[in-house]
RNA sequence: UCUGUAAAAAACCACCCUUGCUGCAAAGUAAGCUCGGAAAGCCAGCGGAUCUUUUUAUAACGAGAAAUGGCCGGGCUGCCUCC
Repeated sequence: UCUGUAAAAAACCACCCUUGCUGCAAAGUAAGCUCGGAAAGCCAGCGGAUCUUUUUAUAACGAGAAAUGGCCGGGCUGCCUCC
């Protein structure tokens, strides 16, 4: 230094729910709460998945736009550490 990993500490994030604000919506954001998280840090202009919305005469398919990184894979970066 790399891989795996037990325990502890410090720091960090914040599911659900409630309230305010923004958005047609998915959802975002601020505060409270704390289910949990070693990447629950970043990338949606990397792929898939799900969701919202627009359009085609309806639905589906298709096409356009958008949301989720706390859905999965991938990329970049990253704290501590017995063995």